[in-house]
Molecule: FMN riboswitch aptamer (RFN element)
Organism: Acetobacter sicerae
Parts: sequence; structure tokens; C1' cells
RNA sequence: GGACGUUCUCAGGGCGGGGUGCAAUUCCCCACCGGCGGUAAUCGUUCCCGAAAGGGAGCGGAAGCCCGCGAGCGCCUGUCUUUUGCGAGGCAGGGUCAGCAGAUCCGGUGUAAUUCCGGAGCCGACGGUAUAGUCCGGAUGAGAGAGAACAGCG
Repeated sequence: GGACGUUCUCAGGGCGGGGUGCAAUUCCCCACCGGCGGUAAUCGUUCCCGAAAGGGAGCGGAAGCCCGCGAGCGCCUGUCUUUUGCGAGGCAGGGUCAGCAGAUCCGGUGUAAUUCCGGAGCCGACGGUAUAGUCCGGAUGAGAGAGAACAGCG
């Protein structure tokens, strides 16, 4: 020094006020929140050139709605229970499929921005419950990934 390997650690935020009602953090009005990697012009910082103005290089940070990923449900596989049967349910596994499933435009600057600035919008698994992105639950779970240590190799 870098591909691969092993182990460990870490890895999600948010309902405050009012209204209606028997009942709502679920409806209505006003609020609040934004996982991981990539991309990048602003920003920060270091170094180099230069008398200066300025120029160049590196590093770090920077998008919920641009590209991709993850968790959940679906789906598929195995197995068990139940049923005359169709089917239904439990448990374990897969991560192929991408179905639920996601959501952005306008103006400004500029060589260049769906990323910057201004404005106006939009989106958010499943189960429970008066209809939930924000409450409770599966979850002291899983995980995109991030970091550290170690081993072997050069």
C1' cells in the first nucleotide's frame, strides 16, 4: 500500500397549539421529521505557483422527491398444522422479481446546478386503535453501509 478474509464496534428523526366528537398525538386548521452509498459550482481546510490580483492541486462536508441500495409487506422455496377438497394458518429460508412504491417544479446566477439561492409544492411499509410519516407493536430484531483491529501477501 491495496483486492480478498476474520473479529469487534457503530448504524433513524419527528404531534407542540387549536377545533369537532362519547372516543382522535389517527379526522380538520396550524406544526414537526428526513436511513445508507453515488453524483456536485457553493462552503471549510491544507499545500504549491505568484510581489499582488489571482491561478492550480488535494482532503472534508454538502440532494427525503437525480441514480442506486436497505428495512417492512407482497412474492418464491421448504416444512408443519388444519381441511373430504379448494384453501387457510404457523415456522424457517431466499433476496431472483420490483408488485405495494414513494415523491419537484418554477424563477435567479452561471460554461455547467431537478444538487446552490429564492419561492411554491409533493412523498413516507405492515399490524393495532376513531382513519397514524410523528403513538403502541414485531424490534434488546434486521440492515444499506461506516469505522477499527488482526492475519496472510507484496